[in-house]
Small-subunit ribosomal RNA, 5' domain from Erysipelothrix rhusiopathiae, 535 nucleotides, folded computationally. Its Rfam family is "Bacterial small subunit ribosomal RNA". Gene Ontology terms of the family: ribosome and structural constituent of ribosome. Model confidence (mean pLDDT): 81 of 100.
Context: one part of a larger RNA
RNA sequence: GGAUGAACGCUGGCGGCGUGCCUAAUACAUGCAAGUCGAACGAAGUGAAGAGGAGCUUGCUCCUUGGAACUUAGUGGCGAACGGGUGAGUAAUACAUAAGCAACCUGCCUCGAUGCCUGGGAUAACAGAGGGAAACUUCUGCUAAUACCGGAUACGUUAAUCUAAGACAUCUUAGAUUAAUUAAAGAUGGGAUACAUCACAACGAGAUGGGCUUAUGGCGCAUUAGUUAGUUGGUAAGGUAACGGCUUACCAAGACGAUGAUGCGUAGCCGACCUGAGAGGGUGACCGGCCACACUGGGACUGAGACACGGCCCAGACUCCUACGGGAGGCAGCAGUAGGGAAUUUUCGGCAAUGGGGGAAACCCUGACCGAGCAACGCCGCGUGAGUGAAGACGGCCUUCGGGUUGUAAAGCUCUGUUGUAAGGGAAGAACGAUAGGAAGAGGGAAUGCUUCUUAUAUGACGGUACCUUACCAGAAAGCCACGGCUAACUACGUGCCAGCAGCCGCGGUAAUACGUAGGUGGCAAGCGUUAUCC
Numbered sequence: 001g002g003a004u005g006a007a008c009g010c011u012g013g014c015g016g017c018g019u020g021c022c023u024a025a026u027a028c029a030u031g032c033a034a035g036u037c038g039a040a041c042g043a044a045g046u047g048a049a050g051a052g053g054a055g056c057u058u059g060c061u062c063c064u065u066g067g068a069a070c071u072u073a074g075u076g077g078c079g080a081a082c083g084g085g086u087g088a089g090u091a092a093u094a095c096a097u098a099a100g101c102a103a104c105c106u107g108c109c110u111c112g113a114u115g116c117c118u119g120g121g122a123u124a125a126c127a128g129a130g131g132g133a134a135a136c137u138u139c140u141g142c143u144a145a146u147a148c149c150g151g152a153u154a155c156g157u158u159a160a161u162c163u164a165a166g167a168c169a170u171c172u173u174a175g176a177u178u179a180a181u182u183a184a185a186g187a188u189g190g191g192a193u194a195c196a197u198c199a200c201a202a203c204g205a206g207a208u209g210g211g212c213u214u215a216u217g218g219c220g221c222a223u224u225a226g227u228u229a230g231u232u233g234g235u236a237a238g239g240u241a242a243c244g245g246c247u248u249a250c251c252a253a254g255a256c257g258a259u260g261a262u263g264c265g266u267a268g269c270c271g272a273c274c275u276g277a278g279a280g281g282g283u284g285a286c287c288g289g290c291c292a293c294a295c296u297g298g299g300a301c302u303g304a305g306a307c308a309c310g311g312c313c314c315a316g317a318c319u320c321c322u323a324c325g326g327g328a329g330g331c332a333g334c335a336g337u338a339g340g341g342a343a344u345u346u347u348c349g350g351c352a353a354u355g356g357g358g359g360a361a362a363c364c365c366u367g368a369c370c371g372a373g374c375a376a377c378g379c380c381g382c383g384u385g386a387g388u389g390a391a392g393a394c395g396g397c398c399u400u401c402g403g404g405u406u407g408u409a410a411a412g413c414u415c416u417g418u419u420g421u422a423a424g425g426g427a428a429g430a431a432c433g434a435u436a437g438g439a440a441g442a443g444g445g446a447a448u449g450c451u452u453c454u455u456a457u458a459u460g461a462c463g464g465u466a467c468c469u470u471a472c473c474a475g476a477a478a479g480c481c482a483c484g485g486c487u488a489a490c491u492a493c494g495u496g497c498c499a500g501c502a503g504c505c506g507c508g509g510u511a512a513u514a515c516g517u518a519g520g521u522g523g524c525a526a527g528c529g530u531u532a533u534c535c
Base pairs, nucleotide, nucleotide: 001535002534003533004532006531007530008529009528010527013382014381015380016379017378018377019375020374021340026338027337028336030335031334032333035078036077037076040075041074043072044071045070046069050065051064052063053062054061055060056059085293086292087291095217096216097215098214099213100212101211104210105209109206110205111204112203114201115200117151118150119149120148126141127140128139129138130137131136156181157180158179159178160177161176162175163174164173165172166171186198187197188196189195219265220264221263226256227255228254231253232252233251234250235249236248237247238246268290269289270288271287272283273282274281275280295316296315297314298313299312318329319328320327321326346372348371349370350369354368355366356365357364358363385415386414387413388412395406396405397404398403420472421471422470423469424468425467434457435456436455437454438453439452440451441450479524480523481522482521483520484505485504486503490519491518492517493516494515500507501506
């Protein structure tokens, strides 16, 4: 000199864009953060039009029927494994780079080609009876499905045998025979067994996402020198999507290590960021990729995917409720509270946009996200006026008492209106898509439908914001640090080794340019200094 997720002191006008618990991975009141589908299903509730009847103030009320449409607790499907947070652990089961899998999986999506046949038994909801303070739960009875379970069919898969080709090996590819294994007869539309759309089932590919293996690389301590028994390898079996001591039995005695094993300490890794001419050195906030974790420890279930932050079970600590028998909970999601600390924000608005989940769609959900609020925390930009003005005014300070300096500075005069204040305009842009109507095209026997074009319609949190116009007033807007040398900038007074200053040298004991104050000067400027850390 540069830099910072900074803090502290003094000061503080505005805007844009960013950033904001680095400490206690401490404990958490309250609200919200993951739902959606009635076009899968039974049921319950509300109930329009229409029809019939009664009353009569003849156009209103009531009753019955009817069932369009709507709503939903439950069964079921998909999602909840994404998105969001944190960095405790981890020195290698992590990360980065480069390879490999003849050792693997992949829901939704795309393409190709095939199918969607035939049966069955339950169960929740509901009703009844009971237990419990509650959380919840037991028994009996009824019912549906795209829930569950059989049978048939066949591509495929697996195992065995045979044949052919290929390869670095256990093998791979193609064909044949034997054994096991599918489907929702679904929903909606319309001109209705056919058709269209969406689903469903097995298969072959793709894409995407993952899993595993190998090599290389990146911390400190040798005042850590030996470490290791599933340890190292083999055979067999089990297990896994898959290889493998991954696990087990048996056999052998190996395996790692001064090219630093093992141990201890510290630490998420990288793209990047800071500095530097570079080489290097330091850091890993924000943003992006990967990993790990979700009160602490352990475990599995479901599922394409988890050993699962807002799922389950067990143990523990803590907190809460209780009728003392028993129960409930997990902010390292967004806000917010207490505590810790030098120190870090609103219990805000909206799904309008982007993205995600569900749905045929309308739409619903979304503290992701988009915005607003707070903070000079940072960067950038603007302003605090411009021109003229010498009687060099008054005042202050210094003085050799002549004057010098503050100083064109002020006042005065002439302007401007950035910003500000007030008023008006501004439904701007941010909107693409969606829905409805019309037209055309491909295909088809035709239609529902599909694709393209066009017209119309509604939709903005920010926000009456940005921006524009007009009017008005120099009016409302400058401080901080330093002035002995390093280092730009000096005098006076007070103090008298006192009070104090100080980054280093050092200054202060009666003429202090070094302490304190004043005037002046220098530097930076809505900031300026100090402290901390890195180069």